Source information:
This is a predicted structure of a 484-nucleotide part of an RNA (small-subunit ribosomal RNA, 5' domain) from an uncultured bacterium. Its Rfam family is "Bacterial small subunit ribosomal RNA". The full RNA is in RNAcentral, with records from SILVA. Its mean pLDDT, the model's own confidence on a scale to 100, is 88.
Context: one part of a larger RNA
RNA sequence: GGACGAACGCUGGCGGCAGGCCUAACACAUGCAAGUCGAACGAGAAAGGGGCUUCGGCCCUGAGUAGAGUGGCGCACGGGUGAGUAACGCGUGGGAACGUACCCUUCAGUAAGGAAUAACAGCGGGAAACUGCUGCUAAUACCUUAUAUUCCCUCCGGGGGAAAGAUUUAUCGCUGAAGGAUCGGCCCGCGUUAGAUUAGCUAGUUGGUGAGGUAAUGGCUCGCCAAGGCUACGAUCUAUAGCUGGUCUGAGAGGACGACCAGCCACACUGGAACUGAGACACGGUCCAGACUCCUACGGGAGGCAGCAGUGGGGAAUCUUGGACAAUGGGCGCAAGCCUGAUCCAGCCACGCCGCGUGAGUGAAGAAGGUCUUCGGAUCGUAAAACUCUGUCCUUGGUGAAGAUAAUGACGGUAACCAAGGAGGAAGCCCCGGCUAACUACGUGCCAGCAGCCGCGGUAAUACGUAGGGGGCUAGCGUUGUCC
Numbered sequence: 001g002g003a004c005g006a007a008c009g010c011u012g013g014c015g016g017c018a019g020g021c022c023u024a025a026c027a028c029a030u031g032c033a034a035g036u037c038g039a040a041c042g043a044g045a046a047a048g049g050g051g052c053u054u055c056g057g058c059c060c061u062g063a064g065u066a067g068a069g070u071g072g073c074g075c076a077c078g079g080g081u082g083a084g085u086a087a088c089g090c091g092u093g094g095g096a097a098c099g100u101a102c103c104c105u106u107c108a109g110u111a112a113g114g115a116a117u118a119a120c121a122g123c124g125g126g127a128a129a130c131u132g133c134u135g136c137u138a139a140u141a142c143c144u145u146a147u148a149u150u151c152c153c154u155c156c157g158g159g160g161g162a163a164a165g166a167u168u169u170a171u172c173g174c175u176g177a178a179g180g181a182u183c184g185g186c187c188c189g190c191g192u193u194a195g196a197u198u199a200g201c202u203a204g205u206u207g208g209u210g211a212g213g214u215a216a217u218g219g220c221u222c223g224c225c226a227a228g229g230c231u232a233c234g235a236u237c238u239a240u241a242g243c244u245g246g247u248c249u250g251a252g253a254g255g256a257c258g259a260c261c262a263g264c265c266a267c268a269c270u271g272g273a274a275c276u277g278a279g280a281c282a283c284g285g286u287c288c289a290g291a292c293u294c295c296u297a298c299g300g301g302a303g304g305c306a307g308c309a310g311u312g313g314g315g316a317a318u319c320u321u322g323g324a325c326a327a328u329g330g331g332c333g334c335a336a337g338c339c340u341g342a343u344c345c346a347g348c349c350a351c352g353c354c355g356c357g358u359g360a361g362u363g364a365a366g367a368a369g370g371u372c373u374u375c376g377g378a379u380c381g382u383a384a385a386a387c388u389c390u391g392u393c394c395u396u397g398g399u400g401a402a403g404a405u406a407a408u409g410a411c412g413g414u415a416a417c418c419a420a421g422g423a424g425g426a427a428g429c430c431c432c433g434g435c436u437a438a439c440u441a442c443g444u445g446c447c448a449g450c451a452g453c454c455g456c457g458g459u460a461a462u463a464c465g466u467a468g469g470g471g472g473c474u475a476g477c478g479u480u481g482u483c484c
Stems, first nucleotide, its partner, number of pairs: 001484004006480005013356005019349002021314001026312003030309003035073003040070002048061005080267003089192007098184002103180008111145004120135006151160003165172002193239003200230003205227008242264004246257004269290005292303004320346001322345003328342001329340004359389004369380004393425001394421006403411001428473005433454003439468005449456002
C1' cells in the first nucleotide's frame, strides 16, 4: 500500500447492487417449511336454505360436497450445517464386473378366475397416546391359472417367468423384452497439512482355494491352506482440517485463505440397526439404547429448528415470528388446479462497492466577531451579509410501466415521466516534533498526560490539554484484529 462475512469510537442526507451467528454441531416457546390424485376404489356427513308435520319427526337442497379410509406417485429432490473425515473424501485422468422410477425409440402382449381387508357397524380396554374382538364391502391393493418375442437358468434333454383397469370414447394407463438418455454404485494411476521430543505397525492381518453375499468386483463375510502385507521415498501414532472451482495479495514466482455463488462429500439430539422402495440405511420415517425436555389419572406416553422467521444463552459481533406463488423451478394431477419459508420480493443494518447531493454566479466599507500582534497591523476572507439565479436529492399534485402469453403482477401506485414549491431539510472525522502534508497563543510544570518507532512533559512544550489557524480524507473518518 492492498484486502476483510469484521468489531469498536465519533459522525451520518439520498439512491443502485451485493452481503449479514466467523462464537455454543448450545438448548429451543410459537407459526409455517411435502404433498397431491374422485380420470384407481368403496363408503359418505353437518350447519344453512325450502316444504310438510299428528311437533316425535320426515322430504328436497346443501352434496356425491367436507372430512376420513384403501390404493398410486412423491416424500432419497429442493433447503440447512461443516461436527466428523488426512480418506479413492476431494481434484484430475483412466477402467470393468453393475443398477437406473419418471422420459424417449422399437417389438410383443393386456386372457380366465379367486380369497381377503381398511373404511363402516356392533361390543370392549385406556387419563391419554392408542388399541382389542365380531360382522359387512371395493379396487389400478393381494393371490392362483393360462400364454411368452429376441428374457432368465441349463448337464442343451429341458425347466422358469407378466399384466389393470378408468373414462365424458378423445385418451390416460398396465406387463414383458431390447436400445437410448439421465443419474448413480465400484476399481485404479497421480496430486492433496504439520510433528521423528511418534520407529516400528498388522491375525481377516497379506495372498490362495471353495462357498456365501451384493445390482456389481473384492477378506465384503465364512471354512480350509500358506505366512505373508506396510515402513526412513516416513508406516503406525499424535495434532489440525470438509475438498475443489476459486478469493486476497504480489510484476511474477510464491504466500495466505476456502464467507457469498457453483460442483462433490459428510452429518441431521448422541450411538446403533434395519424396513419400505428404482433409489435411503432416510433432517421434518420406523425400531433399540442413552442424555435432556414436556404430559400423566403414576399404569404409561410425547419430542428433536445444522429448514424459514423467532427466543434464551455464548459473544467484540451478525436481521423480520413480513408479502406472494405474479415470474423461474419442483411434486401430484388428463386437466382445472392444489402444495412449495425452493424462489421472487419487501423490511432492518454505512457491513462493503459504486453514483449523487449538502448549492451556483456576482460580491471589499476587505463589515461585525474570533485569534495573533512588534499595537502599525496580520489572518479567518469572497468567506459571510447582500443581490441575481438553479432544482440533483426533497415536498405536494398528476400520469404511470416493462417484467406476461388471450388471461393471471407479490413487488407497487414502485421505477420512470410531467407540473408546482422553495436555498429551503442534508458535514463530519483524523492529524499538524521527525518518519509525514500541515504552527501559533494560553494552560500545565517529569504533574496531568501523549506515544506506531525514535521519543515528548522537571516554568517560554510547534510532541500533554484548550483555542485560533493549517493539512488530509469525506458520508464517512479514525482505532483494533487478521492476511499478502